Annotation: Predicted 3D model of a 1489-nucleotide RNA (small-subunit ribosomal RNA) from an uncultured prokaryote. The sequence is in RNAcentral, with records from ENA. The coordinates come from a structure-prediction model, not an experiment, and the mean pLDDT is 82. Rfam family: Bacterial small subunit ribosomal RNA.

RNA sequence: AGGGUUUGAUCCUGGCUCAGGACGAACGCUAGCGGCAGGCCUAACACAUGCAAGUCGAACGGUAACAUGAGAGCUUGCUCUUGAUGACGAGUGGCGCACGGGUGCGUGAGUAACGCGUAUGCAACCUGCCUUUUACAGGGGGACAGCUUUCGGAAACGGAAAUUAAUACCCCAUAGUAUUUAUUUUUCACAUGAUUAAUAAAUUAAAGUUUCAGCGGUUGAGGAUGGGCAUGCGUAACAUUAGCUUGUUGGUAAGGUAAUGGCUCACCAAGGCAACGAUGUUUAGGGGGUCUGAGAGGAUGAUCCCCCACACUGGAACUGAGACACGGUCCAGACUCCUACGGGAGGCAGCAGUGAGGAAUAUUGGACAAUGGACGAAAGUCUGAUCCAGCCAUGCCGCGUGCAGGAAGACGGCCCUAUGGGUUGUAAACUGCUUUUAUAUAGGAAGAAAAUGUUCAACGUGUAGAGCACUGACGGUACUAUAAGAAUAAGCAUCGGCUAACUCCGUGCCAGCAGCCGCGGUAAUACGGAGGAUGCGAGCGUUAUCCGGAUUUAUUAGGUUUAAAGGGUGCGCAGGCGGGAUUUUAAGUCAGUGGUGAAAUCUCACAGCUCAACUGUGAAACUGCCAUUGAUAUUGGAAUUCUUGAGUAUAGUUGAGGUAGGCGGAAUGUGUAAUGUAGCGGUGAACUGCUUAGAUAUUACACAGAACACCGAUUGCGAAGGCAGCUUACUAUGCUAUGAUUGACGCUGAGGCACGAAAGCGUGGGGAGCGAACAGGAUUAGAUCCCCUGGUAGUCCACGCCGUAAACGAUGAUUACUCGUUGUUGGCGAUAUAUUGUCAGCGGCUGAGCGAAGGCAUUAAGUAAUCCACCUGGGGAGUACGAUCGCAAGAUUGAAACUCAAAGGAAUUGACGGGGGCCCGCACAAGCGGAGGAUCAUGUGGUUUAAUUCGAUGAUACGCGAGGAACCUUACCUGGGCUUAAAUGUAGAGUGCAUUAUUUGGAAACAGAUAUUUCCUUCGGGACGUUUUACAAGGUGCUGCAUGGUUGUCGUCAGCUCGUGCCGUGAGGUGUCGGGUUAAGUCCCAUAACGAGCGCAACCCUUAUCAUUAGUUGCCAUCGGGUCAUGCCGGGGACUCUAAUGAGACUGCCAGUGUAAACUGUGAGGAAGGUGGGGAUGACGUCAAAUCAGCACGGCCCUUAUGUCCAGGGCUACACACGUGUUACAAUGGUCGAUACAAAGGGCAGCUACCUGGUGACAGGAUGCUAAUCUCAAAAGUCGAUCUCAGUUCGGAUCGAAGUCUGCAACUCGACUUCGUGAAGUUGGAUUCGCUAGUAAUCGUAUAUCAGCAAUGGUACGGUGAAUACGUUCCCGGGCCUUGUACACACCGCCCGUCAAGCCAUGGAAGCUGGGGGUACCUGAAGUCUGUAACCGUAAGGAGUUGCCUAGGGUAAAACUGGUAACUGGGGCUAAGUCGAAACAAGGUAGCC
Repeated sequence: AGGGUUUGAUCCUGGCUCAGGACGAACGCUAGCGGCAGGCCUAACACAUGCAAGUCGAACGGUAACAUGAGAGCUUGCUCUUGAUGACGAGUGGCGCACGGGUGCGUGAGUAACGCGUAUGCAACCUGCCUUUUACAGGGGGACAGCUUUCGGAAACGGAAAUUAAUACCCCAUAGUAUUUAUUUUUCACAUGAUUAAUAAAUUAAAGUUUCAGCGGUUGAGGAUGGGCAUGCGUAACAUUAGCUUGUUGGUAAGGUAAUGGCUCACCAAGGCAACGAUGUUUAGGGGGUCUGAGAGGAUGAUCCCCCACACUGGAACUGAGACACGGUCCAGACUCCUACGGGAGGCAGCAGUGAGGAAUAUUGGACAAUGGACGAAAGUCUGAUCCAGCCAUGCCGCGUGCAGGAAGACGGCCCUAUGGGUUGUAAACUGCUUUUAUAUAGGAAGAAAAUGUUCAACGUGUAGAGCACUGACGGUACUAUAAGAAUAAGCAUCGGCUAACUCCGUGCCAGCAGCCGCGGUAAUACGGAGGAUGCGAGCGUUAUCCGGAUUUAUUAGGUUUAAAGGGUGCGCAGGCGGGAUUUUAAGUCAGUGGUGAAAUCUCACAGCUCAACUGUGAAACUGCCAUUGAUAUUGGAAUUCUUGAGUAUAGUUGAGGUAGGCGGAAUGUGUAAUGUAGCGGUGAACUGCUUAGAUAUUACACAGAACACCGAUUGCGAAGGCAGCUUACUAUGCUAUGAUUGACGCUGAGGCACGAAAGCGUGGGGAGCGAACAGGAUUAGAUCCCCUGGUAGUCCACGCCGUAAACGAUGAUUACUCGUUGUUGGCGAUAUAUUGUCAGCGGCUGAGCGAAGGCAUUAAGUAAUCCACCUGGGGAGUACGAUCGCAAGAUUGAAACUCAAAGGAAUUGACGGGGGCCCGCACAAGCGGAGGAUCAUGUGGUUUAAUUCGAUGAUACGCGAGGAACCUUACCUGGGCUUAAAUGUAGAGUGCAUUAUUUGGAAACAGAUAUUUCCUUCGGGACGUUUUACAAGGUGCUGCAUGGUUGUCGUCAGCUCGUGCCGUGAGGUGUCGGGUUAAGUCCCAUAACGAGCGCAACCCUUAUCAUUAGUUGCCAUCGGGUCAUGCCGGGGACUCUAAUGAGACUGCCAGUGUAAACUGUGAGGAAGGUGGGGAUGACGUCAAAUCAGCACGGCCCUUAUGUCCAGGGCUACACACGUGUUACAAUGGUCGAUACAAAGGGCAGCUACCUGGUGACAGGAUGCUAAUCUCAAAAGUCGAUCUCAGUUCGGAUCGAAGUCUGCAACUCGACUUCGUGAAGUUGGAUUCGCUAGUAAUCGUAUAUCAGCAAUGGUACGGUGAAUACGUUCCCGGGCCUUGUACACACCGCCCGUCAAGCCAUGGAAGCUGGGGGUACCUGAAGUCUGUAACCGUAAGGAGUUGCCUAGGGUAAAACUGGUAACUGGGGCUAAGUCGAAACAAGGUAGCC
């Protein structure tokens, strides 16, 4: 000190969350020791038992118990007597019990209170014991306890009689600086007054004891201590609590008190408090302090200290110096206990302890040794105060669980790329050393010094000092020594990021984890286990709570255009703030000084426990309050003055400013009249509607209501809302000029008051047009919408309400300051009438500055000041309840439970749009030919089946994998076999039984039978084969969503990127955009970009021309030979051709246009002209595209089977649907005859010339060719003939018969031939496909696969050989730029609401049931006070009684606040429900308020 989390990424805003510290804690796991602390936070709930306040015989009468002494009796160790002594039960009396100790709670109160804190005051007071001091203490009297007797009662206890003492009680005397009254007086003060002195009158006191030292008693005056009262300031939340108060506020007199005071009472007055928060409600003891924090603050008030309050609940007084009294009294109440039922007793919030409650908190311990307290002269007694011990890891602090050496880096575990390596790990074993601690034994403190006793000596004979003696609960504790021995002692949490620490196995959106983000759906560092690692360590984690981080309530120290947030606007009381100068004051402010701020705590220093925690001593601090002295700049108060702020005056001027009245024309509608005839109107298209009873249209006249075209604008006016024909009246503001006048009169403004669009409401008018609701018509799947025809409220006027809007500049008002430029409105001034200065407005652009950015920018969102308003995550919700206002609608004010980890702003890159612009493509158009109709072939779907194996499925599957399913293939089905296996390899062993032939069964595989028994040899063996054993198997089983490789598509589209620089906070941008051009991101120009890469193009192959070289198997012009004929032969290289190397084409040249790139041209040249034609070549990437069945491969699965062998069947099924093709429908044709011209390929298990046979498929012979040599081989065409428009001499399906060929085998299921048969079909609906030139169309040929073939398919080849393109509006696809976006899994996106289901919290609600407070009335204990003749007493006084007041009880009606509730309302949440399609793109009717 920060981090994680919103996004594809970014910057902000903003919440949630984490890391730290703390604790009177609790829980889980674990646990060796010690020191110091702490220990019912809940039920102020109820309490058994014991103890916690007594003491004094030196106040008193006395003698119940004990002891001693004495005496007596006698039983000789017992009884009795004796207050004589020590002492002392009960009693009188004195002092104490008001201290110490506990609790702090639902409340009891006050509640912010004189309760507390702090500072003052008492001139308004008291104070026992203590201390200093003054003066005294004379005389007398009668009782009551106790004791004794007696009575009642269960008990507690009580009654009566007799007798008695005192330091108990009473009376008299004496007395003052006492008290009261009256009159003077001194000094002083703060208002009442205080103080000094004097005079007079009245009133009031005492106690003794004694060892004769003393101790005590009374009075007065001081001191100290402790208290009482009063006052200033500070001291919780809620305004959804706004008014409260009658002893209330004050006065006079009186009473009361220690004392002031409405404290109480009588009378008088009508006050007092409150927005600076009264009253009410809720909550809570306060402080020193404690925790946290940099601090300011926030939270808290355990332990220790101070104050307060309380003592079962409520009330009351008594005694006393002091109480309205924790262990006192009386009364009432609740509860518990005892009881003989008549009546009594009690109060742990003292210390222990019990029950209960609770997550949770200890021993019914020891001692008065120390400290302190009460009493006492003292000894001493009492003391659950206190000092100690016990329990608890509850916290803080300290110590230990060993140290050193030791590598075969052991065994074991875990992991891996696994003959081996890594890690656990110097860790262990082993060797040496040490002994804190624990254990045992022995020694053993300090805390203790006084008092007291005794001795001594001093002097004044009872004081001070010295010595000695006595006293320890803790405790035989701390501490010390000795002994032996590593011996007695380690866990917990975590390991995805935040956050230090990683692998394996199991699991498979299951089980589970999780503080936030999030993990888990078969390779989980996130679940569970293991190994290892990390952190802390006698502890470690979790949970709860507080502060921090959080500047996330912001005084320090935040914001409000768009993220949450400026009030709709003005006026204005209070309040806050306020111009220049002078004088004064000294309240704020500043400085000095004094007092106080308890101690403890915190900080620093030193010191004591071995250190530390802990403790002690000292210092500092306590940031505060009060008093006093001074300063006077500034703020405030007072006084005087000034003019610049503000106002006024005079003059001028602008404007849809406001209110009321009058007037006007156009348009619309209606009415009347006329002309006129069939439609009008409306829409995307229509319909409803109007119209022959005459509409619409046109003309004239009349009427009605509303709104004011042009001017008109980026204009003007107004506080805002708002304001528009012309004109009159009334009225208000602004601006300018003058600088005349007043002299700070100002700014803002909570509450308050006023104004306030539209809609809406009330009353009364008005009503032309428009037009919610409503009706009808369309549209649609539906259409309660959009569109059309009508149409009521309303819109208009007057009066009255409402009081809200995206009432917006989403920007409060005022004042000052801060670069420029340009336009415009109103006024004034200057001039050279071009212009220009100035003031006040309204706009645009752009700097600095600011801002998250967009942007704002003298009209600030800049720099400052003053005042007001408002905000604090999203939803729930501007909702509920309450209150106020309103006729209502509703408005204002305005929550919580619950729920989520986001919601949001600005900008970026993409993608998308039923957004825009530009461009391209057989994309459309223009053409040619097809498909879709028929038959057949083939593939697919579906169906069927034992099986019809599997895959491919929009474009990008469907004559696709398959370039060839009769068996095989074959993966499928049925049946039958085999199990180290069908094949192969290695090693070992056995063997020549193998093999072959024949034969049986069988569908075969296979099983069985018979016969036979290999070759070479150096005789060792080897080869070959077989059997067997062992090891390696095998799988077309799954996952193409684990993969490699390959492929399709966008697309042969023109794109996709990088380096450096620059811009931006950043994501990113620029470059790659713009203007042209191109087939092209092709090139040029421009340019904060300059370059580069992958793509384009080119390089490659082929084709078109030529040249050179080479001529065999090719060619043959010339020469020769030969044949019926033929390059047949000799020859030749000219030509064709073959196949190698070159040339050639580059917009190079010309003309035009253009800056250029480039384009245009019937241009020239050329075989070819603008990429010459064709091919190969496929950027970054997209589709989790296809393929595990081509191959490879991770993981999973099967192993007498999902492997493998065999036979047969199936993949060829067939109501049907689709795709791709074939053949046709004919005359541009069919049939027959004759005849010509290719290219490229294939061929020895082959192609086959030729000959013979057959109608033919073909067969039988025979020859050449391993091929430029031989061979397989053209058709359309051309020339003739015929057919004559028909279901035909078209068409050939289907079927019958007979054959041929291949093959082990053509039944399922081959092809071909001949003869016969002769189906549909006469050019094909909606729709749709291909093609731009040697192309389409058409004609044949070859070939791979292959025994053969279902080939009409695929791949190649050549022959013949067109038409059309105006053009880019539209359809489809694509590219670039731009725009909007709530999309980013990217529109096959996102997302809204009702309904249905489950869960959760909550509002209303008839009713039911609690609580506290107040009011009224009735009753009213104890008790103080008041009155009181009778009774008692000599008296003081008492009893009894009267009255007032009151706790409590009862009754009554209201208000407030909880709980619960049938039913009901909305809200939130929840993988795959229903209905629609509201929003986001122009979201398909722009959206929103």